[in-house]
Molecule: SAM riboswitch aptamer (S box leader)
Organism: Quadrisphaera sp. INWT6
RNA sequence: UGACCAUCCCGAGCGGCUGAGAGACCUGGCUCGCUGACGCCGCAGCAACCACCUCGCGCCCCCCUGCGCGCCAAGGCCGGUGCUACCGCCAGGACCGAUGGAGG
Numbered sequence: 001u002g003a004c005c006a007u008c009c010c011g012a013g014c015g016g017c018u019g020a021g022a023g024a025c026c027u028g029g030c031u032c033g034c035u036g037a038c039g040c041c042g043c044a045g046c047a048a049c050c051a052c053c054u055c056g057c058g059c060c061c062c063c064c065u066g067c068g069c070g071c072c073a074a075g076g077c078c079g080g081u082g083c084u085a086c087c088g089c090c091a092g093g094a095c096c097g098a099u100g101g102a103g104g
Stems, first nucleotide, its partner, number of pairs: 004101005013043005021032003025093005044084003049080002052076003055070005088096001
């Protein structure tokens, strides 16, 4: 990053600081919130997008190495992110948004 791909009904909270709005935006609703929400920080946790490891399968005539695949049809996770009220809170709208990958 008006370009590309995937996901967005599973799962996972405590403490400290702060102090009035918050759930991205518009309309309507619903909900959270001075018994302190939202946010920031710390710790803990969840998950498995990427990386890595194990395993399985395929290719290289075989093995090793290497490469690819594993949604249908495995597991782990010490790394990089992400996430931890409500289906992206709900309906409609908008060149909608978020996260990861990928690219510049």